[in-house]
Context: one part of a larger RNA
RNA sequence: GGCGCACGGUGGAUGCCUAGGCACUAGGAGCCGAAGAAGGACGGAACGAACACCGAAAUGCUUCGGGGAGCUGUAAGUAAGCGAAGAACCGGAGAUAUCCGAAUGGGGGAACCCGGCUGAGGUCAAGCUCAGUCACACAUUGUUGAAAUCAAGUAGAUAAUGUGGGGAAGACGUGGUGAACUGAAACAUCUAAGUAGCCACAGGAAGAGAAAGAAAAAUCGAUUUCCUGAGUAGCGGCGAGCGAAACGGAAAGAGCCCAAACCAUCAGGCUUGCCUGGUGGGGUAGUAGGACUGGUAGACGAGGAAAAAGGCCGAAGAUAGUCGAAGCAGUUGGGAAGCUGCACCAAAGAAAGUGACAGUCUUGUAGACGAAAUCGGAGGCACUCAACCAGGAUCCUGAGUACGGCGGGGCACGUGAAACCCCGUCGGAAUCUGGGAGGACCAUCUCCCAAGGCUAAAUACUCCCUAGUGACCGAUAGAGAACUAGUACCGUGAGGGAAAGGUGAAAAGCACCCCGGGAGGGGAGUGAAAUAGAUCCUGAAACCGUGUGCCU
Numbered sequence: 001g002g003c004g005c006a007c008g009g010u011g012g013a014u015g016c017c018u019a020g021g022c023a024c025u026a027g028g029a030g031c032c033g034a035a036g037a038a039g040g041a042c043g044g045a046a047c048g049a050a051c052a053c054c055g056a057a058a059u060g061c062u063u064c065g066g067g068g069a070g071c072u073g074u075a076a077g078u079a080a081g082c083g084a085a086g087a088a089c090c091g092g093a094g095a096u097a098u099c100c101g102a103a104u105g106g107g108g109g110a111a112c113c114c115g116g117c118u119g120a121g122g123u124c125a126a127g128c129u130c131a132g133u134c135a136c137a138c139a140u141u142g143u144u145g146a147a148a149u150c151a152a153g154u155a156g157a158u159a160a161u162g163u164g165g166g167g168a169a170g171a172c173g174u175g176g177u178g179a180a181c182u183g184a185a186a187c188a189u190c191u192a193a194g195u196a197g198c199c200a201c202a203g204g205a206a207g208a209g210a211a212a213g214a215a216a217a218a219u220c221g222a223u224u225u226c227c228u229g230a231g232u233a234g235c236g237g238c239g240a241g242c243g244a245a246a247c248g249g250a251a252a253g254a255g256c257c258c259a260a261a262c263c264a265u266c267a268g269g270c271u272u273g274c275c276u277g278g279u280g281g282g283g284u285a286g287u288a289g290g291a292c293u294g295g296u297a298g299a300c301g302a303g304g305a306a307a308a309a310g311g312c313c314g315a316a317g318a319u320a321g322u323c324g325a326a327g328c329a330g331u332u333g334g335g336a337a338g339c340u341g342c343a344c345c346a347a348a349g350a351a352a353g354u355g356a357c358a359g360u361c362u363u364g365u366a367g368a369c370g371a372a373a374u375c376g377g378a379g380g381c382a383c384u385c386a387a388c389c390a391g392g393a394u395c396c397u398g399a400g401u402a403c404g405g406c407g408g409g410g411c412a413c414g415u416g417a418a419a420c421c422c423c424g425u426c427g428g429a430a431u432c433u434g435g436g437a438g439g440a441c442c443a444u445c446u447c448c449c450a451a452g453g454c455u456a457a458a459u460a461c462u463c464c465c466u467a468g469u470g471a472c473c474g475a476u477a478g479a480g481a482a483c484u485a486g487u488a489c490c491g492u493g494a495g496g497g498a499a500a501g502g503u504g505a506a507a508a509g510c511a512c513c514c515c516g517g518g519a520g521g522g523g524a525g526u527g528a529a530a531u532a533g534a535u536c537c538u539g540a541a542a543c544c545g546u547g548u549g550c551c552u
Stems, first nucleotide, its partner, number of pairs: 001551009015537001016502002020473002022470007029462002031167002039100003042055003046078002050074002052059001061094006070082003105114003115134007136164009172203001173201005183190001187237001213220002224251004234242002255454003258398001262281009286432001288397004292391005301385003311381003317375003321369003327342005343360002345349001351363003403427008413439001434449005489496002509536001512523004
């Protein structure tokens, strides 16, 4: 030195565990903000830092309920206290809530600096302190109010009142703007894709929505979503690719209001019998309807979305909780819930914990009960709304609109035979004997009534709350984060971004003695176990040793 064997060191795999995650289900909730949000800075305890909680009234205050013997957070220590005059703890409603932040008195390099006015304290007077108030925009109302050559109660000024501003959940929605990589095996039309990104705005959903529709049968009857139709009809350097709709089957189901004609009234204007405007009535349709004229009648019903507004009462449920059955003995063991024996409950044999595996030990579970206060709104009440027939002379029925030319965009549809819808620009109708559509266009036929508006549900999503589930993970997994984690650390910055769990049933965490400066070790003691002694369960391998056998 090698090969074995035995025993160690190092190391932290593996096994077991779970305090944390992941994916879902059901119900709830879906907003907060100038009454100052979200998010922070700085502070607050007898005792350093951190987390949590709170705000100079600071580890808390008031009150109303619950709760019932202990309590002063994580946190184990000491000190000092609190509590049956009911603390701690839990829930409802309040108070306080420094400074920054939309930040809003002015400034500013966020958490800082400097003010005005009113009132109060203080001072001889000030400095100083405290309370309130002072940004901007818009709307309404009031008070004022110009300059031009004239005029408006105009522009402006000012006061009061109200509203807005910002945030979020990296989700869902609507709108505006809008790429490229890529694919086409290159690339330009095309594709990616109206995607990503950016911007604006909103709601608990949004958007759409009561036919100038779909169709082709004398059919249907707002919208939305799903299945199907269908990778069909089509579009397409007819390449790559893109890609419907109706019918049919389901979910849900709901319809309404204006403008106008006409009437009444008020105001203004002047050309003095008309025009304009406000308010109220009237009225809303396509087998046309309404006004108007004549006639009949007030009934069935409907409503809280709208029509058409503001009220009252208020169930369930939510936000703390309460009651809640039934087992003992022996035995092994450190420990019984194991084993043995004999019992019991069950509307409860879900589950977790307890020194090993517990229906009957604890917490619970089934079942039953409970709210001073706040939320919640089923439902009810008062209340409100509403009709039809005939006539066909006259009037009304959404105009720079429909539509056309040119240039674009959207429609599955790339200009095509290109309808339909939208935008720019230039032209520019008809008025019910009217108008639009049925994929150029025309006729016939059929369907519908544009140029005003509102509308629940079925649909999309989940930051969050409650209850639960898993042929989901089990510490290199599962979230980046089971632990002081978006921390430490890196970066000027945008941003990037870790590692790190386990003594034991219980600290019973080794009194005391010995060696040592200490670290550490040897005894002794605790414990079932101390090669369970603090990065402490198990303790693999690489790697490093000690002893010993054999070989060299």